[in-house]
RNA sequence: UCUUGUAUGCGCAACUGACGUAAACGUGGAUAAUCACGAGGGAGUGUAUAUGACAAAGCGCCGUACGCCAGGGCAAAGUAU
Repeated sequence: UCUUGUAUGCGCAACUGACGUAAACGUGGAUAAUCACGAGGGAGUGUAUAUGACAAAGCGCCGUACGCCAGGGCAAAGUAU
C1' cells in the first nucleotide's frame, strides 16, 4: 500500500403473502397464498471516520411471536457478454 472484520454517521435499498392461536397491520379490489396506498420492519450495498486482523470468519441472512405453507430478495460460488 492492497485485502478484510467490527462500530458509528450519512445515503440507496430489494422483499414485505395465505391459514391457525394471542388483542397481532389498516383501507379498497381480485380469487387462492396476490394488486394499490398508508403504517411498521428490513438483510444487503455505497461512502466517510475510528479501531482490529492469520486471527477472525464460515458452518448463511431479510418481512410481529409460534406452527404450517407459498413466493421472492441479498451474500457466496460458476459460466457467458

The RNA shown here (ZMP/ZTP riboswitch aptamer (pfl RNA motif)) has 81 nucleotides and comes from Paenibacillus contaminans. Model confidence (mean pLDDT): 78 of 100. Taxonomically the source falls in Paenibacillus (Bacteria, Bacillati, Caryophanales, Paenibacillaceae).